Model confidence (mean pLDDT): 79 of 100. This is a predicted structure of an 89-nucleotide RNA (Glycine riboswitch aptamer) from Rhodovulum imhoffii. NCBI's taxonomy places the organism under Bacteria, Pseudomonadota, Alphaproteobacteria, Rhodobacterales, Rhodovulum. Rfam family: Glycine riboswitch aptamer. Gene Ontology term of the family: glycine biosynthetic process. The sequence was found by an Rfam model in a public genome assembly. The model forms 90% of the base pairs in the Rfam consensus.
């Protein structure tokens, strides 16, 4: 110097489910209620590992705390470009 994981940024793509009901000096990304959705985030565990108690541990699975349910925004993830990072070699 090259360089994997990982992190950040820009651009493009990106699902599901309520245009529900009620309230108001305030008409709001407001408050309350009912029904629903899973793909921010969070939580749970099968195989497996550790002698045992018990502990560790994944996801797009499960839960639905949070979030969301016209459009918009957000959005896991994918593509592309840039920056950081630096394992093995």
């Nucleotide at each position: 110097g090259c360089g994997a994981a990982c992190c950040c940024c820009a651009c493009g793509g990106g699902a599901g489910a309520a245009u529900c009901c009620g309230g108001c000096c305030c008409c709001g990304c407001c408050c309350g209620g009912u029904g629903c959705c899973g793909a921010a985030g969070g939580a749970g565990c099968a195989a497996c590992c550790g002698c045992c108690c018990c502990g560790g541990u994944a996801a797009a699975c499960u839960c639905u705390c949070a979030g969301g349910c016209c459009c918009a925004a957000g959005g896991a993830c994918c593509g592309c470009g840039g920056g950081g990072g630096g394992a093995a070699g």